Model confidence (mean pLDDT): 80 of 100. A computed fold for an 82-nucleotide RNA from Brevibacillus panacihumi W25, annotated as transfer RNA. Lineage of the source: Bacteria > Bacillati > Bacillota > Bacilli > Brevibacillus panacihumi. Rfam family: tRNA. It was read from a public genome assembly.
RNA sequence: GCGGUCGUGGUGGAAUUGGCAGACACACCAUCUUGAGGGGGUGGCGGGGAGACCCGUGCGAGUUCGAGUCUCGCCGACCGCA
Numbered sequence: 001g002c003g004g005u006c007g008u009g010g011u012g013g014a015a016u017u018g019g020c021a022g023a024c025a026c027a028c029c030a031u032c033u034u035g036a037g038g039g040g041g042u043g044g045c046g047g048g049g050a051g052a053c054c055c056g057u058g059c060g061a062g063u064u065c066g067a068g069u070c071u072c073g074c075c076g077a078c079c080g081c082a
Base pairs, nucleotide, nucleotide: 001081002080003079004078005077006076007075010026011025012024019065028044029043030042031041032040033039046055047054048053058074059073060072061071062070
């Protein structure tokens, strides 16, 4: 340099037929239980806002009524070829 696969909360990882983004698990916070720790129960857990709401899938654009998903450019990771 060329080709391929991929990039989603703090972490792993779903949503692929374009139709509620973050299911589920872990971690974390509060609380109950315990003498304490561990374990277990209950509730919470992306950002902004007093709220109504708005924003959020690597970054930027496009298509569409509607994009994590399709198209283009860029960045990055991994694999293969040279």